[in-house]
Context: one part of a larger RNA
């Protein structure tokens, strides 16, 4: 891992609500005695005592009334009333005390065991090859007044050196289900010392030792280990065992040393009560200040103008007065606009009350039982943020959550659609209908040429902006008196306008009756050039062609903008439709509808009754927590001195059959000696999980 047994809401007592029973204004007896007996029990006795029939008071008390009070006042809590039930046992449900479903600390206390490890100390032995250096000190010599002093020899000190045994344990490998629960190898530290070490003793758990690391105290130490208080406690975490049928939640508000706990309410569910009181939707009649809007209707912000009380600056003046303003600016016009805490107004919904309609259970009320009290996506209305989040925090709804099925390539909560069970029937939803892959390579008409695209939304990111890309629309100009677009020719004179200027002659700047003259037309010049001319050209004109051609604006497609990290792509293939608008007919496609057949629940009606009985005829039956209900099966017991069974019991196995199912039942073989119907009773009463225990493989 797996297979076997084992494994977890139990008993005792007190409360409570419910069904079943005895009696019933009563109702039970408890120790206990006496008889009886087959297996811890039957019968009778036994009224202490309990509950309940009357309360009110802190209490004495009093009493249908009592207590507060002076009170024959008032009021409080009772009594009467139509309506006084209660008690005792039995089984269910649930709540208390208690280990209280099991399992599970990390601690705390208390009595004792330990210093053969190891830390420290006492007492006593014991060990340290071999090499090396040469203090002091002495003796000899120089030296000195005498001392220091230098020099050889001798001398052998030293937590002195180098290095074995010993004791250590610095680096790296190796080892890491080891050869070992701490080693091996190489390397290294000390090695006469605060050195190592035997052997005997002492110090003991908040206690001891400690050259001090919170170390060590027997592979255990910021408080050993045994036992025992002890099933400590655990608002946490895991687990919790057959079946089948009904209903089916919540993630909310208050409040909490509370925020992953609780307690009350809400939402579920079971019984009784009370019936239409609910609920949709129609109508009628209200209450309001949201959305919008407005603001010469408030408070209050607010752009641009005009106008300028006042103010500030300057001139003036002895002072008053008064002038002038590239400054501030009340107010008032004109124009334009804002507000969650503004409103002169005012919807749409919703919400209230009556009225009608429709309906199979609903509302509301006691009473037992609950779970929940982390929520979440989406859409809509806001706050909060960045009008940022798969972000938060409200409200209204809706799904998931507790929801299978079909779309969406996959995909809790998008879209469609709510699954009783069966069937190789039908028709549909969303959504599709070239192949993958069920259905059109189906029609009519358009637009794209970018493989744009094939993507409703998330998951997957676009825009400002640029373009003679191309389809429509609308408008306004010019056009057979000949337009646009090329091509021929013209484009002139006053004049080199004044003016500046070294120069300015159309074209540096500046200036302006930018005039006027000839013309078919030509600007005191559009652009290039010149040091300045010059020359090129344009505007305009005329010719030649001949028929449309310029501008703006809106729409729709489609282009640039376009960039990310392992291989790329619409799910793929591919595809000019198999893309995209518009329209039109089929087909496809769920667990939706129907169709057939069957279950189980319920509602009316009916017949009938001991009944959950039948018949017709409607409606239901997705489900976590949970709540109600109805069965299976194990054991041990009564019935049972029975009944089954060696002509085979229990077990084991194969196979038929019945039951919606837990399970039964029947027959082979196998086993070799027990098993137990019905119909009750009692529980050590069902395992997949609990890093579940123990065996086995």
């Nucleotide at each position: 891992a797996c297979c076997u047994a084992c494994g977890a809401g139990u008993c005792a007592c007190c409360g409570u609500u419910g069904c079943c029973g005895g009696c019933g204004a009563g109702g039970c007896u408890a120790a206990g005695u006496g008889c009886g007996a087959g297996g811890a029990c039957g019968c009778a006795c036994g009224g202490a005592g309990c509950c309940g029939a009357a309360g009110c008071g802190a209490a004495a008390g009093c009493g249908a009334g009592u207590c507060c009070g002076a009170a024959c006042a008032g009021g409080g809590c009772g009594c009467c009333a139509u309506a006084u039930a209660g008690u005792c046992g039995g089984c269910a449900g649930u709540g208390g005390u208690g280990g209280a479903c099991g399992c599970g600390a990390a601690a705390c206390c208390a009595a004792g065991u330990g210093a053969u490890c190891u830390a420290c100390c006492c007492u006593u032995g014991g060990g340290c090859a071999g090499g090396u250096u040469g203090a002091a000190g002495a003796c000899g010599g120089g030296g000195u007044a005498a001392c220091a002093c230098c020099c050889g020899u001798u001398g052998g000190a030293g937590g002195a050196c180098c290095g074995a045994a010993c004791c250590g344990g610095u680096a790296a490998g190796c080892g890491u289900u080891g050869a070992a629960a701490a080693g091996c190898u190489u390397u290294c530290g000390g090695a006469u010392g605060a050195c190592c070490u035997g052997a005997g003793g002492g110090u003991a758990g908040g206690a001891g030792u400690g050259a001090a690391a919170g170390g060590c105290c027997a592979a255990u130490c910021a408080a050993a280990c045994u036992u025992g208080g002890a099933g400590a406690u655990a608002g946490c975490u895991c687990g919790u065992a057959c079946u089948c049928c009904c209903c089916g939640a919540a993630a909310u508000g208050c409040a909490u040393u509370u925020a992953g706990g609780u307690g009350c309410a809400g939402c579920c569910u079971c019984g009784g009560g009370c019936g239409a009181a609910u609920u949709a939707c129609c109508g009628u009649g209200g209450a309001g200040g949201u959305a919008g809007a407005g603001c010469g209707a408030c408070u209050g912000a607010u752009a641009g103008g005009a106008u300028g009380c006042g103010a500030g600056g300057g001139c003036u003046u002895c002072a008053c007065c008064g002038c002038c303003u590239a400054u501030c600016a009340a107010g008032u016009c004109c124009u334009g606009a804002c507000a969650a805490a503004c409103u002169c107004c005012g919807a749409a919904u919703g919400c209230c009350a009556c009225g009608g309609c429709a309906c199979g259970a609903a509302c509301c009320c006691c009473g037992g039982g609950a779970g929940u009290g982390a929520g979440g996506g989406c859409g809509c209305g806001g706050g909060u943020g960045c009008u940022a989040a798969g972000g938060u925090c409200c409200g209204c709804g809706u799904c998931c959550g507790a929801g299978a099925g079909a779309g969406g390539a996959a995909c809790a909560a998008c879209u469609c659609a709510g699954a009783c069970c069966a069937c190789c029937g039908u028709c549909u939803a969303a959504g599709g209908c070239c192949c993958c892959u069920a259905a059109a390579u189906a029609c009519g008409g358009g637009c794209u040429a970018a493989g744009u695209u094939g993507a409703a939304g998330a998951c997957c990111a676009u825009a400002a902006c640029g373009a003679g890309g191309u389809g429509g629309g609308a408008c306004c100009g010019c056009c057979u008196g000949g337009a646009c677009a090329g091509c021929u020719a013209g484009g002139a004179u006053g004049u080199u306008g004044g003016c500046u200027u070294g120069g300015a002659a159309g074209c540096a700047g500046c200036c302006a009756u930018u005039c006027a003259u000839u013309u078919g037309a030509a600007g005191a010049g559009u652009g290039c050039g010149u040091a300045a001319c010059a020359g090129c050209u344009c505007a305009c004109u005329a010719g030649u062609c001949g028929a449309g051609u310029g501008g703006u604006c809106c729409c729709g497609c489609a282009u640039g903008g376009a960039u990310a990290a392992u291989a790329a792509u619409c799910g793929g293939g591919c595809a000019u439709a198999a893309g995209u608008c518009c329209g039109u007919u089929g087909c496809c496609g769920a667990a939706g509808a129907c169709g057939u057949g069957g279950a189980a629940c319920u509602g009316u009606a009916g017949c009938g009754u001991a009944a959950u009985g039948c018949u017709a005829u409607g409606g239901u039956u997705g489900g976590u927590a949970g709540g109600g209900g109805a069965g299976c099966a194990u054991u041990c017991c009564g019935c049972a001195g029975g009944c089954c069974g060696c002509a085979g019991a229990a077990g084991g196995u194969c196979g038929a059959u019945c039951g919606c199912g837990a399970g039964g039942u029947c027959g082979g073989c196998u086993g070799g000696a027990g098993g137990u119907a019905c119909c009750g009773g009692a529980a050590a009463a069902g395992c997949a999980a609990a890093u579940g225990u123990a065996g086995g493989u």